[in-house]
RNA sequence: GAUCUAUAGCCAAGUGGUAAGGCACGGGACUGCAACUCCCUGAUCGUUGGUUCAAAUCCGACUAGAUC
Repeated sequence: GAUCUAUAGCCAAGUGGUAAGGCACGGGACUGCAACUCCCUGAUCGUUGGUUCAAAUCCGACUAGAUC
């Protein structure tokens, strides 16, 4: 210098219209107590600015990481 990546504690979907799912944590039901099972609960999307009626999504800068 070029390309790519950054979304919940972890994994991970989302390609302009109010962010899915799984595991874990927490609360509840069940149970003599547990386990199993079932229900409920959490994310202004790396930071900052811009475009837009509306941005995780498009654009700029920066930060961190990966490859060359």

A computed fold for a 68-nucleotide RNA from a pig gut metagenome, annotated as transfer RNA. It matches the Rfam family "tRNA". Rfam classes the family as a transfer RNA. From the family's description: Transfer RNA (tRNA) molecules are approximately 80 nucleotides in length. The sequence is in RNAcentral, with records from MGnify.